[in-house]
RNA sequence: AGCUGGGCCCGUACGGCAGGGUCUUGUAAACUCCGCCAGGCCUGGAAAGGAGCAACGGUAACAAAUCUCUCUGUGCGUUACGGAUACCUGGCUGCU
Numbered sequence: 001a002g003c004u005g006g007g008c009c010c011g012u013a014c015g016g017c018a019g020g021g022u023c024u025u026g027u028a029a030a031c032u033c034c035g036c037c038a039g040g041c042c043u044g045g046a047a048a049g050g051a052g053c054a055a056c057g058g059u060a061a062c063a064a065a066u067c068u069c070u071c072u073g074u075g076c077g078u079u080a081c082g083g084a085u086a087c088c089u090g091g092c093u094g095c096u
Base pairs, nucleotide, nucleotide: 001093002092003091004090005089006088007087009083010082011081012080013079014077015076016074017073018072019071020070021069024064025063026062027061033058034057035056041050042049043048
């Protein structure tokens, strides 16, 4: 000096970790959540209608568990690829 590998730097993909959402389960709105409203009450001569407590169902909300899916973040990665080439380092070759 040339060739080449690695470190450091940047990017991408993948994975890990953390958080949110989805899904499942449980609890669950007493009073001013929704639906449906037994009984009883009201209107009516009657048919029927009205408001509507309990119960039932659903939902807001809360809690739990993660197997899936998804979003966000991440000087976590002896993961892979690409880029950059100032610096550090290893190997091979040539010259001095």

The RNA shown here (Bacterial small signal recognition particle RNA) has 96 nucleotides and comes from a Thermodesulfobacteriota bacterium. The coordinates come from a structure-prediction model, not an experiment, and the mean pLDDT is 75. The RNAcentral record of the sequence draws on ENA. A source record names the gene ffs. It matches the Rfam family "Bacterial small signal recognition particle RNA". The family's RNA type in Rfam is non-coding RNA gene. Rfam's curators write: The signal recognition particle (SRP) is a universally conserved ribonucleoprotein involved in the co-translational targeting of proteins to membranes.